[in-house]
RNA sequence: AGAGUUUGAUCCUGGCUCAGAAUGAACGCUGGCGGCGUGCUUAACACAUGCAAGUCGAACGAGAAAUCUUUGGUUUACCAGAGAAAGUAAAGUGGCGACCGGGUGAGUAACGCGUGGGUAAUCUAUCUUUGAAUCUGGGAUAACAUUGCGAAAGCGAUGCUAAUACCGGAUGAAGUACAUGAUCUUUAGGGAAUAUGUAUGAAAGGCAGCCUCUACAUGAAAGCUGCUGUUUGGAGAGGAGCCCGCGUACCAUUAGCUUGUUGGUGAGGUAACGGCUCACCAAGGCAGCGAUGGUUAGCUGGUCUGAGAGGAUGAUCAGCCACACUGGAACUGACACACGGUCCAGACUCCUACGGGAGGCAGCAGUGAGGAAUUUUGCGCAAUGGGGGAAACCCUGACGCAGCAACGCCGUGUGAGUGAUGAAGGUUUUCGGAUCGUAAAGCUCUGUCGAGUGGGAAGAAUGUGCUUUGUAUUAAUAAUACAAGGCAGUGACGGUACCAUUGAAGGAAGCACCGGCUAACUCCGUGCCAGCAGCCGCGGUAAUACGGAGGGUGCAAGCGUUAUUCGGAAUUAUUGGGCGUAAAGAGCACGUAGGCGGUUUUAUAAGUCAGGUGUGAAAACCCGGGGCUUAACCUCGGAAGUGCAUUUGAAACUGUAGGACUUGAGUAUGGGAGAGGGAAGUGGAAUUCCUGGUGUAGCGGUGAAAUGCGUAGAUAUCAGGAGGAACACCGGUGGCGAAGGCGACUUCCUGGACCAAUACUGACGCUGAGGUGCGAAGGCGUGGGUAGCAAACAGGAUUAGAUACCCUGGUAGUCCACGCAGUAAACGGUGAUCACUAGGUGUAGCGGGUAUUGACCCCUGCUGUGCCGGAGUAAACACAUUAAGUGAUCCGCCUGGGGAGUACGGCCGCAAUGUUAAAACUCAAAGGAAUUGACGGGGGCCCGCACAAGCGGUGGAGCAUGUGGUUUAAUUCGACGCAACGCGAAGAACCUUACCUGGGUUUGACAUCCCGGGAAUCCUGAUGAGAGUUGGGAGUGCCCCUUUUGGGGAGCCUGGAGACAGGUGCUGCAAGGCUGUCGUCAGCUCGUGUCGUGAGAUGUUGGGUUAAGUCCCGCAACGAGCGCAACCCCUAUCUUUAGUUGCCAUCAAGUAAUGUUGGGGACUCUAGAGAUACUGCCCCGGUAACGGGGAGGAAGGUGGGGAUGACGUCAAGUCCUCAUGGCCUUUAUGUCCAGGGCUACACACGUGCUACAAUGGGCUGUACAGAGGGAAGCGAACCUGCGAAGGCAAGCCAAUCCCAAAAAGCAGUCCUCAGUUCGGAUUGGAGUCUGCAACUCGACUCCAUGAAGUUGGAAUCGCUAGUAAUCGCGGAUCAGCAUGCCGCGGUGAAUACGUUCCCGGGCCUUGUACACACCGCCCGUCACACCAUGAGAGUUGGUUGUACCAGAAGUUGUCGGGCUAACCCGCAAGGGAGGCAGGCACCUAAGGUAUGGCUGAUGAUUGGGGUGAAGUCGUAACAAGGUA
Repeated sequence: AGAGUUUGAUCCUGGCUCAGAAUGAACGCUGGCGGCGUGCUUAACACAUGCAAGUCGAACGAGAAAUCUUUGGUUUACCAGAGAAAGUAAAGUGGCGACCGGGUGAGUAACGCGUGGGUAAUCUAUCUUUGAAUCUGGGAUAACAUUGCGAAAGCGAUGCUAAUACCGGAUGAAGUACAUGAUCUUUAGGGAAUAUGUAUGAAAGGCAGCCUCUACAUGAAAGCUGCUGUUUGGAGAGGAGCCCGCGUACCAUUAGCUUGUUGGUGAGGUAACGGCUCACCAAGGCAGCGAUGGUUAGCUGGUCUGAGAGGAUGAUCAGCCACACUGGAACUGACACACGGUCCAGACUCCUACGGGAGGCAGCAGUGAGGAAUUUUGCGCAAUGGGGGAAACCCUGACGCAGCAACGCCGUGUGAGUGAUGAAGGUUUUCGGAUCGUAAAGCUCUGUCGAGUGGGAAGAAUGUGCUUUGUAUUAAUAAUACAAGGCAGUGACGGUACCAUUGAAGGAAGCACCGGCUAACUCCGUGCCAGCAGCCGCGGUAAUACGGAGGGUGCAAGCGUUAUUCGGAAUUAUUGGGCGUAAAGAGCACGUAGGCGGUUUUAUAAGUCAGGUGUGAAAACCCGGGGCUUAACCUCGGAAGUGCAUUUGAAACUGUAGGACUUGAGUAUGGGAGAGGGAAGUGGAAUUCCUGGUGUAGCGGUGAAAUGCGUAGAUAUCAGGAGGAACACCGGUGGCGAAGGCGACUUCCUGGACCAAUACUGACGCUGAGGUGCGAAGGCGUGGGUAGCAAACAGGAUUAGAUACCCUGGUAGUCCACGCAGUAAACGGUGAUCACUAGGUGUAGCGGGUAUUGACCCCUGCUGUGCCGGAGUAAACACAUUAAGUGAUCCGCCUGGGGAGUACGGCCGCAAUGUUAAAACUCAAAGGAAUUGACGGGGGCCCGCACAAGCGGUGGAGCAUGUGGUUUAAUUCGACGCAACGCGAAGAACCUUACCUGGGUUUGACAUCCCGGGAAUCCUGAUGAGAGUUGGGAGUGCCCCUUUUGGGGAGCCUGGAGACAGGUGCUGCAAGGCUGUCGUCAGCUCGUGUCGUGAGAUGUUGGGUUAAGUCCCGCAACGAGCGCAACCCCUAUCUUUAGUUGCCAUCAAGUAAUGUUGGGGACUCUAGAGAUACUGCCCCGGUAACGGGGAGGAAGGUGGGGAUGACGUCAAGUCCUCAUGGCCUUUAUGUCCAGGGCUACACACGUGCUACAAUGGGCUGUACAGAGGGAAGCGAACCUGCGAAGGCAAGCCAAUCCCAAAAAGCAGUCCUCAGUUCGGAUUGGAGUCUGCAACUCGACUCCAUGAAGUUGGAAUCGCUAGUAAUCGCGGAUCAGCAUGCCGCGGUGAAUACGUUCCCGGGCCUUGUACACACCGCCCGUCACACCAUGAGAGUUGGUUGUACCAGAAGUUGUCGGGCUAACCCGCAAGGGAGGCAGGCACCUAAGGUAUGGCUGAUGAUUGGGGUGAAGUCGUAACAAGGUA
């Protein structure tokens, strides 16, 4: 620091996702040790049990027992007494504490918290310091004893007693209150110190020591001294209360709230100010700078993240607040409205004798429940801290420790070195190897942790006791206090840390990932299944993406996943974004608040800037030290803390106040322009209607028609009239207006802008949340009006349908008046204002200058309105002084697509609607601009037997052949628009053959290797359909070794075992090769350069030309490659060479005849080498390329034909030619054999043959080819047969012989338009040939038979010249079988005006929502399933308001007739003062009744929405999308 993902690719916008860090975490797998931390985030849910607050005998009275000792009673047992235990335990009065410490975060949006101030408006126990005092009396009461009630908890009666408990009196002021006098001081009231007077108003002792003083006089007492306590002042420290400035979440779909409310006066109350409370008076107070209401939430230091600004968070630690089962209340006290106190109400739990009682873990442990989830009912007060005490000491679940948990952070280990036969084994393999891998083993070492054994700390020092010394006090060497030293004694952790030692590599590694992002790849299994997935996406038989394995990568006692936060995200943008087209400028203006604001001067000092001071707790973060072996951790010091407050100063800028100015703004004067607005009036053209005339059969309308109108007289035409609406030409990217908008003419009223020149005012300005007004069309209301047009509606067409487009009609409406409505693609898709920043050229309005007699023209200023264009900007398109450039001010708006501008709520409206405006859910995109293609029922140009012009066919018939379908045991398989269908197949009777039935066989029919036997081979039986099975016989070769027996080898046969063979089995969508097709179309690309952010463009486009991207010219292109053309073959002409089997002109010979013979090379021909044609020449046109014409020539403009097929497309065809990966099969899907099938047959299609006849058919005669083939062959001649053919047999391995007759043609003759002398199917009979074999299932011959068919519907095919048409001949395959295929020659036409149309193709351009590319994309209803949501008669919760009822405990007030120790009066009785019970009153919690608000859940039914597999109906949009 970025990356992935929208596209065929690109740039941009924009969302989604990932990589990082973090956590009080949880889950999965795994788990050696230690240190330091942390541990109910959920139910403020309920809690068993134990503990968490007591202490003081030096405040007080009273006071056991066990046990021990001892005495007595009797000896034991036992009983009684005394002493110790012991002034102890337990209980009580009293004091202090219990308000600290500990827990939790429910409530609280608040002076609750934070920060800074105030208190001159206050309080403060204990503590420190400093004064004073501590006198004198009194009456009770608990404990205890006796006794009553009760189950208990507990309550009561009578009697006794003490105090530092309670009460009276004295003294007394430094206190307080009031009054008066004077001083100082302040921010208002005031404050401080002070003088006088009046009033008020206190106490308590305990312990220790000593006799110095007094009286007894030993020594105690009074007394004295000390300590401590008590009372009362001052001061301090610490603590608390209250008040104020500022900061402190979200919702405006919460906009108005408030009656003690706001203020005053008086009173009460409080420690204290205050409506805190009450009475009276006034009517205020708060709120868009967000009141009120709702939702959520403890706040902070901090923590996490981030570069920072920020964002999120508020566990542990620390500060503050709030709470203690829920609600209310007070008491006590210095402090509470009190977690382990009280009272009341409520809910819940427990006990109960049913009468009544008890309780509150959000203290520490622990239990249940909830939950994904959070620990021991531990040890100790040794340390730190707290309470009590004079102290010892006691208490302390605060705290210190230990336990559990990888929950986190940190440290450490699981060994180190060496070791290549690169072991075994695993995995993989191209079988060679590679890899795990120096890894292991082996050898040599080390010893952390763990285990055992032994040793063994620091944390401990106060205080206390004893003792020594000193100081203070005093009469005192007592006592006491303080300081210093010595000794004694105190450890939960814990025999822990640590150290030493024994022994041993021994006990100690996992988890996730490996398609891209993102480091890391192979094999097997699976086969859109199982599954994965954070995003993109993998999986449909070769998955680096699923599962396993091997290997690798990352981290490591952990690793992954999930959840959450920040980051990346500049994706809420202060730092730091945008709004023409991507989301986004309000339809327009006026204007309030607010924000911002010209020049100059003076003052001020609010903002601003600088310095000082205080504060900003500690901890934390950061820096520097120190301590644990290191680190985490702990600790010391520093820095920082951007803030707040206060103070001193500065005066530029902003503000404020005063003065001045004129340039911003405005006013006045003079002009001209204008569809600016409103009202009234007027006009002509046209449509329609009415009346009348003329006139006759149609009119009208359309693509074509029909509905409609018209013989009752239309349309047409003429004249007259009526009425409404709109204003042709002018008219113009001209004018005016804020926008909407405004168009005949005249008049009246009226707004604004502009120009010119001067004068005046003196910042009066800009923008503008709310607000107000204007606001097209359509719509609504009331009343008019209605010619034309025209939703709805009707009819006619079109159509599969046509609720449309087209036509004929036609009502609202359109028009007017007055209201409402308030929206538009209200668009320049561009808010308003100001300033600045090159130009060029139009146009409208008003001026100025030059010149002129004048008008033009020319130059120039301002205002408006257009086009082009530079810088600049922009994603690009584009904008560009009328900015989308550069700056300033203010407002509005945006934050992924859909859901949705929808629901609910509010507001406006008569309604329709409008405005404001979500969420659930769902997707990974949606989108902008541009690029290349493809496509278009877009455009332009061009070509092709593409159409047209012609000729002949197919489609109809019969047959042949192929295909589909059907059938079948099988009818083997493949090929399916062109580009499958006489195709693979150049030839299925067996074979072929792959199919079926049946019979066999299993190392195999075929290949290689091993072993045994046998030479090979030949002859011949049986059996069987055959394959085969089973016999007999003959036979012994070749090569090598060896003396021989014999052995070995090559090839062959046979038997055996296993490796393997085999497969026309699957996949042509795994690949190769080959082929088809677009298309023999003219295209397809590259290098360098240039342009563009880029995809890409340019070149290759343009103007011409060509068959051609062929060539020329031009051009930011210049060149090049594959294609085109040419080079190759055949053919057409000529030359030359060579003449056999070919040829024969001349010469010779021979024959009945023939190149038959000699001979010849002339010719034909054969087959080699050459030549020829190039727009070369001439004319014309043109810049050129080239085109048109002509000559010559065998041939003329690529002469004709062939071969040759660019980049690519169609997952085109072929695994059944071949070859091949993978899969499948292996007594079968292999292989052998016999028979059958591929030849079936209601039917449909393709390709052909033969015909339908006279341009013909039959018969007779007769002429002329080319190219081929021939030895298991072609086969002459002759003979036989009607013939197919047979017999015999010459020649020929072929320019020699044979096939071989060419046919159409020509000549003659018959037929005479008929289902025929056309046509030949079909069938019967008889044969021939091939072959092992013609039944299924061959061809041919003869005789007989003689079907359909009389030129073929819609539609469709071929062909442009030696072509079509027509005629025959040959060949391959092949035993035989040809209408097919491949070739050959003979005869031999017609037509092409032309490119409008159909089809296909090429180039340019345009649009596009297509890119699998129009066989594309895509919309809506309906049907089905699921999901969330709105409405809904209602139902049911929560919360809150209002009104009323009722009202516990309690404070206060009042009454207090009942009761009453202290004080007063009184001799007493008694009375009084005061108090208590009790009653009443106000307030008030829970509760109740009624009625509202808000909010949640649920609800028959219902509405739309979203998502789903190839459902249904249409085809709305994207191309002119077929009606833009």
The RNA shown here (small-subunit ribosomal RNA) has 1524 nucleotides and comes from a metagenome.
Rfam family: Bacterial small subunit ribosomal RNA. Rfam links the family to the GO terms structural constituent of ribosome and ribosome.